Overview
A computed fold for a 470-nucleotide part of an RNA from a metagenome, annotated as small-subunit ribosomal RNA, 5' domain. It matches the Rfam family "Bacterial small subunit ribosomal RNA". Gene Ontology terms of the family: ribosome and structural constituent of ribosome. The RNAcentral record of the full RNA draws on SILVA. Model confidence (mean pLDDT): 87 of 100.
[in-house]
Context: one part of a larger RNA
RNA sequence: GAACGAACGCUGGCGGCAGGCCUAAUACAUGCAAGUCGAACGGUCCUUCGGGAUAGUGGCGCACGGGUGAGUAACGCGUGGGAAUGUACCCUAGAGUUCAGAAUAACCACGGGAAACUGUGGCUAAUACUGGAUAUGUCGAGAGAUGAAAGAUUUAUCGCUCUAGGAUCAGCCCGCGUUGGAUUAGCUAGUUGGUGGGGUAAUGGCCUACCAAGGCUCCGAUCCAUAGAUGGUCUGAGAGGAUGAUCAUCCACACUGGGACUGAGACACGGCCCAGACUCCUGCGGGAGGCAGCAGUAAGGAAUAUUGGACAAUGGGCGAAAGCCUGAUCCAGCCAUGCCGCGUGAGUGAUGAAGGCCUUCGGGUUGUAAAGCUCUUUUGGCGGGGACGAUAAUGACGGUACCCGCAGAAUAAGCCCCGGCUAACUUCGUGCCAGCAGCCGCGGUAAUACGAAGGGGGCGAGCGUUGUUC
Numbered sequence: 001g002a003a004c005g006a007a008c009g010c011u012g013g014c015g016g017c018a019g020g021c022c023u024a025a026u027a028c029a030u031g032c033a034a035g036u037c038g039a040a041c042g043g044u045c046c047u048u049c050g051g052g053a054u055a056g057u058g059g060c061g062c063a064c065g066g067g068u069g070a071g072u073a074a075c076g077c078g079u080g081g082g083a084a085u086g087u088a089c090c091c092u093a094g095a096g097u098u099c100a101g102a103a104u105a106a107c108c109a110c111g112g113g114a115a116a117c118u119g120u121g122g123c124u125a126a127u128a129c130u131g132g133a134u135a136u137g138u139c140g141a142g143a144g145a146u147g148a149a150a151g152a153u154u155u156a157u158c159g160c161u162c163u164a165g166g167a168u169c170a171g172c173c174c175g176c177g178u179u180g181g182a183u184u185a186g187c188u189a190g191u192u193g194g195u196g197g198g199g200u201a202a203u204g205g206c207c208u209a210c211c212a213a214g215g216c217u218c219c220g221a222u223c224c225a226u227a228g229a230u231g232g233u234c235u236g237a238g239a240g241g242a243u244g245a246u247c248a249u250c251c252a253c254a255c256u257g258g259g260a261c262u263g264a265g266a267c268a269c270g271g272c273c274c275a276g277a278c279u280c281c282u283g284c285g286g287g288a289g290g291c292a293g294c295a296g297u298a299a300g301g302a303a304u305a306u307u308g309g310a311c312a313a314u315g316g317g318c319g320a321a322a323g324c325c326u327g328a329u330c331c332a333g334c335c336a337u338g339c340c341g342c343g344u345g346a347g348u349g350a351u352g353a354a355g356g357c358c359u360u361c362g363g364g365u366u367g368u369a370a371a372g373c374u375c376u377u378u379u380g381g382c383g384g385g386g387a388c389g390a391u392a393a394u395g396a397c398g399g400u401a402c403c404c405g406c407a408g409a410a411u412a413a414g415c416c417c418c419g420g421c422u423a424a425c426u427u428c429g430u431g432c433c434a435g436c437a438g439c440c441g442c443g444g445u446a447a448u449a450c451g452a453a454g455g456g457g458g459c460g461a462g463c464g465u466u467g468u469u470c
Stems, first nucleotide, its partner, number of pairs: 001470004006466005013342006019335002021300001026298003030295003035060003040057002043054004067253003076178007085170002090166008098132004107122006137146003151158002179225003186216003191213008228250004232243004255276005278289004306332001308331003314328001315326004345375004355366004381406005389397001414459005419440003425454005435442002
């Protein structure tokens, strides 16, 4: 000098764009953050008899989006390759959509429980479930084995099943790169490899039995500490150094630890089970909960915002659609936190007014500065009009931006410094005191260095200080 997710002190007019718990991955009151489909199904209720509403069964979604960075030094990430894989919805092509059956929720009856909830018996439907048949398929040398479907309705469509391919996304393997410590030198028994078997969508000690005795390491194994990685960001002429907020990609986590279920996909933030800590309810038998979603609260801290509006746009889920849901998102609110822009007036005005300060008492300076005169009206105020964003219709923002008119200099300047480095000097007070200070150093009676005043210098809605990085 530059930079900052900054903080603190003094001060503070407006707008645009951005940013805003870096600390306790501490604990959380309250509300909301994932639903949707009646054109799959049987009921129930309402009805203007057109239809509408809906708890339950069923389908799809809830694995996305959103948050956080605890863990992780690792094929986690980055980059470049690879083969032994899966992929709902979507696209392309081909083939099909046949015959039967048994239940069950809702509902009814009778119970249990304080509650959460739950038991027994009876009835019923389906695109829920099961069996048979068949199929271009799959497996097999062959014989043969295996192996699918579902309907709805407004009659035009939407579906359903199988096969092959695509797209997308995902799993796996490898080369190279990826912090510090040797005051960590040896580490390793599923360990390293093989064979058989199991398991997986798939390769593989992934798992298991047997066999062999291997494997890694001073080119740093193992251990310890620290840390999410990257694109990037800051600085620098560059090389480099530091860093990883916001935005984007990947990874990991969801009170702590473990586990699987469902599913195309999870070992699942707002799902389930077990254990633990904590909080709450209880009729003491037993139950309920998980903000590292958006707001908000307490605590911690130098320090970080509203318990706001809307689905109008963009996007997502469901639906044939109308539509519903969406704290994603779009907006508004708060904060000089940053960057950028604008303003706080312009011209004229010498008896160089008064006052202040200094003085060699002549004067000098503040100073065209003020007053006065002539103007202007950005911003702000009042009144009127009024969008784009979205059009066939639909605007939260918002009567906002913007435009026109009116009055009136009116509503708007501070902060730091003045010994040298370093731009800017005098007087008074103080007297090694009080104090200053980034370094050198000032202060013990003439202090341009402390405090005040006048004057001056710098920057300016900011200015200084502190912290951190280059």